A computed fold for a 346-nucleotide part of an RNA from an uncultured bacterium, annotated as small-subunit ribosomal RNA, central domain. The prediction has a mean pLDDT of 88. The full RNA is in RNAcentral, with records from ENA and SILVA.
Context: one part of a larger RNA
RNA sequence: UUGGGUUUAAAGGGUACGUAGGCGGGCCUUUAAGUCAGAGCUGAAAUCCUGCGGCUUAACCGUAGAACUGGCUUUGAUACUGAAGGUCUUGAAUCCACUAGAGGUAGGCGGAAUUGAUUGUGUAGCGGUGAAAUGCAUAGAUAUGAUCAAGAACACCAAUAGCGAAGGCAGCUUACUGGAGUGGUAUUGACGCUGAUGUACGAAAGCGUGGGGAGCGAACAGGAUUAGAUACCCUGGUAGUCCACGCCGUAAACGAUGAUUACUCGCUGUUGGCGAUAGACAGUCAGCGGCUGAGCGAAAGCGCUAAGUAAUCCACCUGGGGAGUACGCUCGCAAGAGUGAAACUC
Numbered sequence: 001u002u003g004g005g006u007u008u009a010a011a012g013g014g015u016a017c018g019u020a021g022g023c024g025g026g027c028c029u030u031u032a033a034g035u036c037a038g039a040g041c042u043g044a045a046a047u048c049c050u051g052c053g054g055c056u057u058a059a060c061c062g063u064a065g066a067a068c069u070g071g072c073u074u075u076g077a078u079a080c081u082g083a084a085g086g087u088c089u090u091g092a093a094u095c096c097a098c099u100a101g102a103g104g105u106a107g108g109c110g111g112a113a114u115u116g117a118u119u120g121u122g123u124a125g126c127g128g129u130g131a132a133a134u135g136c137a138u139a140g141a142u143a144u145g146a147u148c149a150a151g152a153a154c155a156c157c158a159a160u161a162g163c164g165a166a167g168g169c170a171g172c173u174u175a176c177u178g179g180a181g182u183g184g185u186a187u188u189g190a191c192g193c194u195g196a197u198g199u200a201c202g203a204a205a206g207c208g209u210g211g212g213g214a215g216c217g218a219a220c221a222g223g224a225u226u227a228g229a230u231a232c233c234c235u236g237g238u239a240g241u242c243c244a245c246g247c248c249g250u251a252a253a254c255g256a257u258g259a260u261u262a263c264u265c266g267c268u269g270u271u272g273g274c275g276a277u278a279g280a281c282a283g284u285c286a287g288c289g290g291c292u293g294a295g296c297g298a299a300a301g302c303g304c305u306a307a308g309u310a311a312u313c314c315a316c317c318u319g320g321g322g323a324g325u326a327c328g329c330u331c332g333c334a335a336g337a338g339u340g341a342a343a344c345u346c
Stems, first nucleotide, its partner, number of pairs: 004317003007300002012314001014201004021194003025088007033081002035077008049065006091191001092188003095184005103177007110154001114150008125136002162169002206247006215241002220236004258313006266291009295302002319346003328339004
């Protein structure tokens, strides 16, 4: 490289948008670039193959043929692909009418709890654990009542539910705003799919500047445990967690399953429409789940939300270790990220 693969054995990019490229619906006409056929020229010799011949044979050599799968020119064919023109509506998009939703951004508001402050009642313990101790408390704690303050998160509803490209999204409300589904078949008429490079988004932790800081809590301190205990348990507690702006760009970023399209038994639950009304059974479209058949699979299992049957495009894999390391380059304030070997060894 070919072949073969990528849920779990090595292997799907974190996700989307999109450039080049690749691929692309039905019908008609033209063309003849690809494609196919005929002819001509060429395709040195040697080599290879076949026949015959020469050295006693073979190797070797001679001779004849075939072949040289290619290139160019020309004459035709027109199914498919391409190119040009026309046309269609089923793919795609738009429009109209409805519908659901923790989709996003910004502002406002709310109650419970926690902690603290002030104050009232009240008195000797509280707290914590396997048991304790550190700790707090007669300068009045814990408990309980009132008032005030602060920050963070939103019990029940809550779901096997919903929305979002993914990350993710949950108190209530207002404004702005993205997408989706259903019905209508009104409009455009292939406008489509994928997508190297690229761009945008991207949990947590971390970083920069300025705020904020209730609870929790890396580091750290103390108390225990223990042979030891740089831990698990306890008492404290800084960064952080929160906000604004700017970086970082990684995760078991997982469905460990790329995107799109078509086809392929059933049962059952559920969300949102349509439709029907007898509020009964069935139906239909789009989603979210469970079980299962054929088929697939090494098996576990998957099974119309495929890991089945096919097609297009992209990404990736090729024994373990060395190693996601070294070096170089790019990016970053840094941490580091991306790209990414070899020697050697089994």